Context: one part of a larger RNA
RNA sequence: CUGGGCGUAAAGAGUGCGUAGGCGGCGCAGCAAGUUGGGAGUGAAAUCCUCAGGCUUAACCUGAGAACUGCUUUCAAAACUGCUGUGCUUGAGUUUCAGAGGGGACAGUGGAAUUCCUAGUGUAGAGGUGGAAUUCGUAGAUAUCAGGAGGAACACCGGUGGCGAAAGCGACUGUCUGGCUGGAAACUGACGCUGUUGCACGAAAGCGUGGGGAGCAAACAGGAUUAGAUACCCUGGUAGUCCACGCAGUAAACGAUGAGCGCUAGGUGUCGGAAACUUUAUUUCGGUACCCAAGCUAACGCGUUAAGCGCUCCGCCUGGGGAGUACGGCCGCAAGGCUAAAACUC
Numbered sequence: 001c002u003g004g005g006c007g008u009a010a011a012g013a014g015u016g017c018g019u020a021g022g023c024g025g026c027g028c029a030g031c032a033a034g035u036u037g038g039g040a041g042u043g044a045a046a047u048c049c050u051c052a053g054g055c056u057u058a059a060c061c062u063g064a065g066a067a068c069u070g071c072u073u074u075c076a077a078a079a080c081u082g083c084u085g086u087g088c089u090u091g092a093g094u095u096u097c098a099g100a101g102g103g104g105a106c107a108g109u110g111g112a113a114u115u116c117c118u119a120g121u122g123u124a125g126a127g128g129u130g131g132a133a134u135u136c137g138u139a140g141a142u143a144u145c146a147g148g149a150g151g152a153a154c155a156c157c158g159g160u161g162g163c164g165a166a167a168g169c170g171a172c173u174g175u176c177u178g179g180c181u182g183g184a185a186a187c188u189g190a191c192g193c194u195g196u197u198g199c200a201c202g203a204a205a206g207c208g209u210g211g212g213g214a215g216c217a218a219a220c221a222g223g224a225u226u227a228g229a230u231a232c233c234c235u236g237g238u239a240g241u242c243c244a245c246g247c248a249g250u251a252a253a254c255g256a257u258g259a260g261c262g263c264u265a266g267g268u269g270u271c272g273g274a275a276a277c278u279u280u281a282u283u284u285c286g287g288u289a290c291c292c293a294a295g296c297u298a299a300c301g302c303g304u305u306a307a308g309c310g311c312u313c314c315g316c317c318u319g320g321g322g323a324g325u326a327c328g329g330c331c332g333c334a335a336g337g338c339u340a341a342a343a344c345u346c
Stems, first nucleotide, its partner, number of pairs: 003318004007300002012314001014201004021194003025088007033081002035077008049065006091191001092188004096183004103177007110154001115149004120144002125136002162169002206247006215241002220236004258313006266291010295302002319346003328339004
């Protein structure tokens, strides 16, 4: 470079915004860059190809032709692409009226429970396990009741239910704020799609500074178990888990399925809207889940939420190990991350 691919065999970047670039709706007119046809010039010779000839043949050589798929120029065409002008409304967007929601940020408030403290009642156990022991308890535990402190998480509702680009989001109230859906018209008039580099967001663990620390709990200690037990079980327990600010940038970051648009039977459930309202039911738009037509698939399965039929753009794969490693570079406080080989070997 090309071919074939990317749910599970190697392969969709964790997610978004968006730059360059690539691609791009319907109509009319024009131009003629791409495109198509004709002409002209050029495309050295040799080589290749065809025919003929010369060495006894061949290789080789000679002659003629063809070819040199190209470039330049000119004439013509105007369907398609492009460019220019002009118009359109279906794509996209704006306005307006409704609507649902754990979407985000900040502040405040609440109850249940655990733990601790104080006081009361009360007495010998409690706790824990397969069974025990470590442990706690006559300096009064466990249990029970009253009061207080503090931190973290929000039972029921709760639902293959909702929202968010993903990560993720669940007590209540307020303030600020993003997105989405539906209805009816009106408006703008292709303003669109994708997106190398870039920028932003990004669970948990981890790091820095300062707070906080109830419960849980790496490490650690002890008790058991065991041949051993650096484990599983038990009693403790520090980082951490929480908050603020900053860093880190990875996950089976999964639907293991990139984004957008169009097309291709239905059925069932559910969430949000609309129509008609007359109860049932129906129609329709947008989500979500299941079963299946056609079709696809190696099979499993997918099947209008496609893994079907097509188009556009991006990312990625190219036998296993070595290896997501070494080296170099970039980033990071570090831990490490990103990029990413080869020898060798099967």